[in-house]
Notes: The RNA shown here (SAM riboswitch aptamer (S box leader)) has 103 nucleotides and comes from a Chloroflexota bacterium. Model confidence (mean pLDDT): 84 of 100. Of the family's consensus pairs, 97% are formed in the model. NCBI's taxonomy places the organism under Bacteria, Bacillati, Chloroflexota. Rfam family: SAM riboswitch aptamer (S box leader). Rfam links the family to the GO term regulation of gene expression.
RNA sequence: CUUUCAUCCAGAGAGGCUGAGGGAACGGCCCGAUGACGCCUCGGCAACCGGCGGAGACCCGUUGUGGUGCCAAAUCCGACCCGAAAAAAGGGAAAGAUGAGAG
Numbered sequence: 001c002u003u004u005c006a007u008c009c010a011g012a013g014a015g016g017c018u019g020a021g022g023g024a025a026c027g028g029c030c031c032g033a034u035g036a037c038g039c040c041u042c043g044g045c046a047a048c049c050g051g052c053g054g055a056g057a058c059c060c061g062u063u064g065u066g067g068u069g070c071c072a073a074a075u076c077c078g079a080c081c082c083g084a085a086a087a088a089a090g091g092g093a094a095a096g097a098u099g100a101g102a103g
Stems, first nucleotide, its partner, number of pairs: 001103008013042005021031003026078003043071003048067002050063005075095001080092003
């Protein structure tokens, strides 16, 4: 990088360094010199893998020492399709993120 499967309306911030952009991309709307984003330390959340127990159909419970992940806003919202007279609600897709496998 490609691909398969699962999940994405919950949850979780302090300090230090730095200094202008950041929220993937486009539009919107937000965050940001009262210091965002990023990095480090500590803390926390969650429970995908893992551990333990049960079941023995790919399931359930539990744990938080280990491997990841995450800690503004639903993946911040939309964009394409269905839906509608037109809207809106709602549903789905695409794209993306994370995990576990395969190439």